[in-house]
RNA sequence: UUCUUCGGGGUCGGGUGAAAUUCCCUACUGGCGGUAAAGUCCGCGACCCGAAACAGCCGGUUCCUGCCAUGAGGACAGAAGCCGCUGGUUCGGCUGACUCGGUGAAAAUCCGGGACCAACAGUAAAGUCUGGAUGAAAGAAGAA
Numbered sequence: 001u002u003c004u005u006c007g008g009g010g011u012c013g014g015g016u017g018a019a020a021u022u023c024c025c026u027a028c029u030g031g032c033g034g035u036a037a038a039g040u041c042c043g044c045g046a047c048c049c050g051a052a053a054c055a056g057c058c059g060g061u062u063c064c065u066g067c068c069a070u071g072a073g074g075a076c077a078g079a080a081g082c083c084g085c086u087g088g089u090u091c092g093g094c095u096g097a098c099u100c101g102g103u104g105a106a107a108a109u110c111c112g113g114g115a116c117c118a119a120c121a122g123u124a125a126a127g128u129c130u131g132g133a134u135g136a137a138a139g140a141a142g143a144a
Stems, first nucleotide, its partner, number of pairs: 001144006013025003027128002029118002031044004039116002048093005054087004059083004064078003067074002098114005120131003
């Protein structure tokens, strides 16, 4: 460098109610790289927003040229500009949450205690249901 494969998990049980896996009690889950082993530290990805150029649609519109006609014009073909839609690329924005003690050379990562967080849309208000998504990606493994 090329190819192949892999690459996100989770409400048991109960209460109220006409209706809630969404409220209340409770339960359960935790992408990738770094580092003394991490949902909370540092960084990355995905999601969402914006911009730029590129490509496609032959979609809309303006105008020019060719053709017919010669009163205005007409249909077709080609080129250019502008707008719209789609796609990926690049850049930017956004993007939640931790403490105490112990061990140790070293740990907000291990052990013990107590906390906290979790995009967007739908819906009785969602980390867990449904959907974009049998998607994509940070990356990992293997082969040449």
A computed fold for a 144-nucleotide RNA from uncultured Acetatifactor sp., annotated as FMN riboswitch aptamer (RFN element). The coordinates come from a structure-prediction model, not an experiment, and the mean pLDDT is 82. RNAcentral holds the sequence, with entries from MGnify. It matches the Rfam family "FMN riboswitch aptamer (RFN element)". Rfam 15.1 lists 6,230 matches to the family in 5,120 species. Of the family's consensus pairs, 100% are formed in the model. Taxonomically the source falls in Acetatifactor (Bacteria, Bacillati, Bacillota, Lachnospirales).